[in-house]
RNA sequence: GGAGUCGGCCAGGUCAUCGCGGUGCGUAAGUAUCGAGGAAAGUCCGGGCUCCAUAGGACGAGGUGCCAGGUAACGCCUGGGGGGCGUGAGCCUACGGAAAGUGCAGCAGAGAGUAAACCGCCUACGUAAGCGUAAGCUUGCCGGUAAGGGUGAAAGGGUGCGGUAAGAGCGCACCGCGCCGGUGGUAACAUUCGGUGGCAUGGUAAACCCCACCUGGAGCAAGACCAAAUAGGGGAACAAUGGUGUGGUCCGCACUGUUCCCGGGUAGGUUGCUAGAACAAGGCGGUAACGUCUUGUCCAGAUGAAUGAUGACCCUUGACAGAACCCGGCUUAUGGCCGGCUCCCACU
Numbered sequence: 001g002g003a004g005u006c007g008g009c010c011a012g013g014u015c016a017u018c019g020c021g022g023u024g025c026g027u028a029a030g031u032a033u034c035g036a037g038g039a040a041a042g043u044c045c046g047g048g049c050u051c052c053a054u055a056g057g058a059c060g061a062g063g064u065g066c067c068a069g070g071u072a073a074c075g076c077c078u079g080g081g082g083g084g085c086g087u088g089a090g091c092c093u094a095c096g097g098a099a100a101g102u103g104c105a106g107c108a109g110a111g112a113g114u115a116a117a118c119c120g121c122c123u124a125c126g127u128a129a130g131c132g133u134a135a136g137c138u139u140g141c142c143g144g145u146a147a148g149g150g151u152g153a154a155a156g157g158g159u160g161c162g163g164u165a166a167g168a169g170c171g172c173a174c175c176g177c178g179c180c181g182g183u184g185g186u187a188a189c190a191u192u193c194g195g196u197g198g199c200a201u202g203g204u205a206a207a208c209c210c211c212a213c214c215u216g217g218a219g220c221a222a223g224a225c226c227a228a229a230u231a232g233g234g235g236a237a238c239a240a241u242g243g244u245g246u247g248g249u250c251c252g253c254a255c256u257g258u259u260c261c262c263g264g265g266u267a268g269g270u271u272g273c274u275a276g277a278a279c280a281a282g283g284c285g286g287u288a289a290c291g292u293c294u295u296g297u298c299c300a301g302a303u304g305a306a307u308g309a310u311g312a313c314c315c316u317u318g319a320c321a322g323a324a325c326c327c328g329g330c331u332u333a334u335g336g337c338c339g340g341c342u343c344c345c346a347c348u
Stems, first nucleotide, its partner, number of pairs: 001344010012314007020035006037320001041331002044329005049219004056251004061215005066080005081095001082093004096210002101208002103204002118149002120145003126141006157175006176199001177197005182191003223271004233262006242256004278297008
């Protein structure tokens, strides 16, 4: 100097004038003070809260899936383990089970799962023919073989020695694999530790499935209160052996009517609505996530929907983008500044 990787912070500021919404004070005029985000987005998860509701259980359905912690909880976070990527700093992980069962894998190849004989090798045992005086040789059949070759992404553990008619864990040594222990670790797991067995158990579950754990539903347009209004209209179906009761089925429990079509009237206000699993600083504990203690702070509650305009100055930049019951996450969009670490090049 270049490239990369991980983390933190900010999200224009100051002054002046006018304007907008909430709250407090004030009879009023007015005055004081506060007023969008790190993602407010997505609506993907988890809850708080409200209602069904006085009741539950089973099945089904759905979700998660290594271990240990954190948390109100989670599919989230933290730290480890296994696997993979990268020279590295680091990053990713849909990571339980293939010996419960079913399914799937084109083409090539003899054969793709308890799956095999294409080219080869042998010809011992048996048989046929030919050659040869004979010993024997050649070929075919029957048969043996899976070490060599080929096909394929993958082919019945690997290397070597012995053995054999030729071969083969057939036997042996070492490696690999299975099982049983030891050691370390809370555990996942690791092991350059030991014993034993010749040793058939491929891949795929983001295929069905099996296993473990978890799960009522609907949602602030939930719900509560006040006000207003009418046509308590008309019709149809089922009806106690029935019907209704916040996803499905059954059992149970409670209640006693339920459902559909046509037509008419009203729909305004208050509340829910922001003091919280809240935030900031510091101490202590913990590798960390986080917990706890002390001190301090109150920081939007709109409802056809509030923060805009102008001027001047400053600076490092002004991107993505606007709350609507609230909170904890994840994912996506995005500008600037600061720092740690890794690699490459050149010079000293």